Molecule: transfer RNA
Organism: Promethearchaeota archaeon
RNA sequence: GGGCCCAUGGUCUAGUGGUUAUGACGUCUCGCUUACACCGAGAAGGUCGGGAGUUCAAUCCUCCCUGGGCCCACCA
Numbered sequence: 001g002g003g004c005c006c007a008u009g010g011u012c013u014a015g016u017g018g019u020u021a022u023g024a025c026g027u028c029u030c031g032c033u034u035a036c037a038c039c040g041a042g043a044a045g046g047u048c049g050g051g052a053g054u055u056c057a058a059u060c061c062u063c064c065c066u067g068g069g070c071c072c073a074c075c076a
Base pairs, nucleotide, nucleotide: 001072002071003070004069005068006067007066010025011024012023018056027043028042029041030040031039049065050064051063052062053061
C1' cells in the first nucleotide's frame, strides 16, 4: 500500500429498510428472610463508533473518517 470482517445500555449480544432497538448478566427499588444469599415483582440505563449521502422512512444501503482483527504485497 491492497483486500476482507467487526463496532448496538456497564459487559456480552439479537435485529440487516417500516415508525415503542431484543435478550442474558450486572445495577437500583420493593417483597421474602432475624440478616445475607437464592427466588419473585418492578424500574433505570442506548447520540446503534463519527460525518455526509440515497430514501417517504436508515441500526440496516452507499461514500469518507476513527478504532480493532485477519490475509496478501512491498521495504531498509